[in-house]
This is a predicted structure of a 377-nucleotide RNA (Bacterial RNase P class A) from an Acidimicrobiia bacterium. It is recorded under the gene name rnpB. RNAcentral holds the sequence, with entries from ENA. Taxonomically the source falls in Acidimicrobiia (Bacteria, Bacillati, Actinomycetota). The coordinates come from a structure-prediction model, not an experiment, and the mean pLDDT is 79.

């Protein structure tokens, strides 16, 4: 200098004006209420998103155990919890930094393997190789003949090395063997399984020995281990207009002319009552919080000290305009540094109970660590 890998941070800045939401024992006003005006302060994100996991919180259900159903799935740890994270193991990719992996069990059982191909799961014979045994034909041999010997061809058959098909054809190389062959047998190698020893908490790794044991699929059923009650802030709680309902009193009517009492399925009156709609309030932002320092730990993370308070809408605020600068695009000038002019929709996007993750989207800028290649000292 070029090409890359990993981690982290930011994601327009400043000022002015006009709006919107919240908040304030700030000021003022009134029709007095947590109303209005003014003033001060605060006002989206790294993903606020998808709503895919896990929790907090709330209500309902629940003695205990089992079945069913769902989820997770190498090991050890972290955590409130997780399908997340950290460290490690194994497998795969990359020259490398590093990246990716639903990564338990296929000798518990059942099942599946399209097309092609002869044959696809206790496999099979299309081409090919072989005629050793048996049979037939033919030719030759022994003087002739033959149930004898030999050559050639065929039938019946043998084989699975080679070709071919396929994602996959019962491990590979060499030899022995044979009619031709084959783990049929032998040596070595690869894998698998059993046993023993060594290292490791463990996943697993290493060494030795034995066994001819040698296709894959469990994101197929299944088996094994562990986990799981349901619904969700429109949860749930409080206050509560009006209407309907209930009660007391009053009024009216009846009972006997009057009073009391009683009765009424009469009630445009007054008061009260419970449930509860509209509506309002709480839940609702001090929390598994954030920043920083120290200590422990390889790390995720934990412990402690100090500091700090950072949106709260409910038809749903967080916007608009202007100026300067930055950035981007285009044009012009310049050898170049750079300068000038014009334009810009200035990345993705946007809270709604809160928190921890995952996933997805994202123009551009910055910092740190590392790898490979080339050149020079």
């Nucleotide at each position: 200098c070029g090409a890359g890998c990993c981690c982290a941070u930011c994601g327009g800045a400043c000022g002015g004006c006009c709006g919107c939401u919240g908040c304030g024992c700030g000021u003022u006003g009134c029709u007095c209420g947590c109303c209005a005006a003014c003033c001060a302060c605060a006002g989206a994100g790294g993903a606020a998103a998808g709503u895919c996991c896990g929790g907090a919180c709330u209500c309902c259900a629940c003695a205990g155990g089992g079945c069913a159903g769902g989820g997770u799935g190498c090991u050890g740890g972290a955590u409130a919890a997780c399908g997340u994270c950290c460290a490690g193991g194994c497998g795969g990719g990359g020259u490398g930094a590093c990246c990716c992996g639903a990564c338990g069990g296929a000798a518990a059982g059942u099942g599946c393997a399209g097309c092609a191909g002869a044959g696809a799961g206790c496999a099979g014979a299309c081409c090919g190789c072989c005629c050793a045994a048996g049979c037939c034909g033919u030719c030759g041999g022994c003087c002739g003949a033959g149930c004898c010997c030999g050559g050639c061809g065929g039938c019946c058959g043998g084989c699975a090395a080679g070709g071919g098909u396929g994602a996959a054809a019962c491990g590979g190389u060499g030899g022995u063997g044979u009619a031709a062959g084959a783990g049929a047998c032998c040596a070595c190698c690869a894998g698998c399984g059993g046993c023993a020893c060594c290292g490791g908490u463990g996943a697993c790794g290493g060494u030795g020995u034995c066994g001819g044991c040698u296709u894959g699929c469990a994101a197929a059923c299944c088996c094994c281990a562990c986990c799981c009650g349901g619904a969700g802030c429109a949860a749930g709680g409080c206050c509560a207009a009006g209407c309907a309902g209930g009660g007391a009193c009053g009024u009216c009517g009846g009972u006997u002319g009057c009073c009391c009492g009683c009765c009424g399925u009469a009630u445009g009156g007054u008061c009260c009552c419970g449930g509860g709609u509209a509506g309002g309030c709480c839940g609702c932002a001090u929390g598994a919080g954030c920043g920083u320092c120290a200590c422990g730990g390889u790390g995720a993370c934990g412990u402690g000290g100090c500091g700090u308070c950072g949106a709260g809408a409910u038809g749903g605020a967080u916007g608009g305009c202007c100026g300067u600068c930055g950035c981007c695009u285009g044009c012009c000038g310049u050898a170049g540094c750079c300068g000038g002019c014009a334009g810009g929709u200035c990345a993705c996007a946007g809270a709604a109970u809160c928190c921890g993750g995952c996933u997805u989207a994202c123009a551009g800028a910055u910092g740190g660590g590392c790898u490979c290649g080339c050149a020079c000292c």